RNA sequence: CAACUGGAACAGGCAGUUGCGGGCAAUGGGCGAAAGCCCCUGUCCGAGGAAAGUCCGGGCUUCACAGAGCAAAAAUAACGGCUAACGGCCGCCGGGGGCGACCCUAGGGAUAGUGCAACAGAAAAUUACCGCCGUAUUUAUACGGUAAGGAUGGAAAGGCGAGGUAAGAGCUCACCGAAACUGCGGAGACGCAGUUGUCGUGUAAACCCUAUUUGAAGCAACACCGUGGACGGACACAAGGCUUGCUCGGCUGUCCGAUGGAGGUGGCGUUGAGCCUUUGCGGUAACGCAAGGCCAAGAUAGAUGACUGCCGAAUACAUAACCCGGCUUACAGUUUCAGUAGUAUA
RNA sequence: GGGGGUAUAGCUCAGAUGGUAGAGCGCUUGGUUCGCAUUCAAGAGGUCAGGGGUUCGAUUCCCCUUAUCUCCACCA
Numbered sequence: 001c002a003a004c005u006g007g008a009a010c011a012g013g014c015a016g017u018u019g020c021g022g023g024c025a026a027u028g029g030g031c032g033a034a035a036g037c038c039c040c041u042g043u044c045c046g047a048g049g050a051a052a053g054u055c056c057g058g059g060c061u062u063c064a065c066a067g068a069g070c071a072a073a074a075a076u077a078a079c080g081g082c083u084a085a086c087g088g089c090c091g092c093c094g095g096g097g098g099c100g101a102c103c104c105u106a107g108g109g110a111u112a113g114u115g116c117a118a119c120a121g122a123a124a125a126u127u128a129c130c131g132c133c134g135u136a137u138u139u140a141u142a143c144g145g146u147a148a149g150g151a152u153g154g155a156a157a158g159g160c161g162a163g164g165u166a167a168g169a170g171c172u173c174a175c176c177g178a179a180a181c182u183g184c185g186g187a188g189a190c191g192c193a194g195u196u197g198u199c200g201u202g203u204a205a206a207c208c209c210u211a212u213u214u215g216a217a218g219c220a221a222c223a224c225c226g227u228g229g230a231c232g233g234a235c236a237c238a239a240g241g242c243u244u245g246c247u248c249g250g251c252u253g254u255c256c257g258a259u260g261g262a263g264g265u266g267g268c269g270u271u272g273a274g275c276c277u278u279u280g281c282g283g284u285a286a287c288g289c290a291a292g293g294c295c296a297a298g299a300u301a302g303a304u305g306a307c308u309g310c311c312g313a314a315u316a317c318a319u320a321a322c323c324c325g326g327c328u329u330a331c332a333g334u335u336u337c338a339g340u341a342g343u344a345u346a
Numbered sequence: 347g348g349g350g351g352u353a354u355a356g357c358u359c360a361g362a363u364g365g366u367a368g369a370g371c372g373c374u375u376g377g378u379u380c381g382c383a384u385u386c387a388a389g390a391g392g393u394c395a396g397g398g399g400u401u402c403g404a405u406u407c408c409c410c411u412u413a414u415c416u417c418c419a420c421c422a
Stems, first nucleotide, its partner, number of pairs: 001342001003340008012311007020046006028039004048317001052328002055326005060218004073214005079091004093107001094105004108209002113207002115203003129150002131146006158176002161173003177199002179196007222266004231257005240252004274294004279290004347418007356371004365402001373389005395411005
């Protein structure tokens, strides 16, 4: 220099004018019996890395529940650790990819059982079409042996070579792959070495089996206040009113109770698994312990916008709604750290 | 804000156990008719919403995204 790999930070800034949500304060004004509410003024605070999807895990709340087990349903799946917890994260192992930095990995079990494998092919799991070999014998068929060769397929009975054989075959042997056992190493997954011919394909994001976990629902949860209607009870039923002009009948009154729609208050944001640190210690790391500092939106039709100037450009995805820890998805551009292989020069 | 579904031909819907997708209406062409309707025969028309994965093979199984529908406040 050009090409990559893995992290981290930012997400326009400054000044001015104006507008909006919330807290606090004081004077003034308005309403009100009061509590208090509204206006004006001052001052402070005011969206994100994903606030999103709602895919996991919790807090919180209500309902259910004596305790234990089984079944059903759902989720997860190598090993060790971290964490409040997790299906998350860190480390590590196995497998795959890349020259490499590094990246990807739903990664238990297919001799527990069942199913499926279209078309092609003889055969898709106890299989013989052609071929090869043997026997019988009318040279064509029958029976038997055989997976080395042909053909089909995504996949054909561990691979490949030699020996062996009637022809063949782990039948025997060397090397390679897998499995089991033994030894050594490791905390473990696992690795290395040796021994044993032990070796019937794929599919479990098919049913299923094994191990572990899970009570259900969600802030429109839920708690409180609560005018009216309807309901129940007590008292009264004199007069009046309504129901058709009249009669009868019915309703209409007052108080209390429980329920609780509309509406309001809490839940709800000064105390939390909280945030920040050129801090210290432990740990490879995730993370933990300690020290110091900080308190930082809270609406309920829902607040951050607009205009002007300057900075080279101002341009992405997107706007909290009970709150946290993750994951996933969307994203213009800028800065920075560590590293890789290459070319040129020294 | 929270819960649950759906997406297949122009429209309304099937399809299931993974093996290459249909029905009715509509459309096109031809016949029947003097002509039209009806009817008869034939035909066209599909990125199975989009992307990725598992698998030999995906409309179907799994994950993500998009669009759309619906439910919730215990009687007003």